[in-house]
RNA sequence: UCCCCGUUCGUAUAGUGGCUAGUACACAUGCCUGUCACGCAUGAGACCGGAGUUCGAUUCUCCGACGGGGAG
Numbered sequence: 001u002c003c004c005c006g007u008u009c010g011u012a013u014a015g016u017g018g019c020u021a022g023u024a025c026a027c028a029u030g031c032c033u034g035u036c037a038c039g040c041a042u043g044a045g046a047c048c049g050g051a052g053u054u055c056g057a058u059u060c061u062c063c064g065a066c067g068g069g070g071a072g
Stems, first nucleotide, its partner, number of pairs: 001071007010025004018055001027043005048064005
């Protein structure tokens, strides 16, 4: 320098052009218990940035950032 792949709650992960963006753990509150833990219920929390296409983009396209792999 070139090519390919990836980026979603704190962590791990699912997902599709119209979803309330789901699940597990963690976290908060309540119940339970003599207390803690376990268990149960409820809750908060995310689409890497910008532009384009579209009635509508987290999803498709382009550019960039970061990470990984390969070629020279």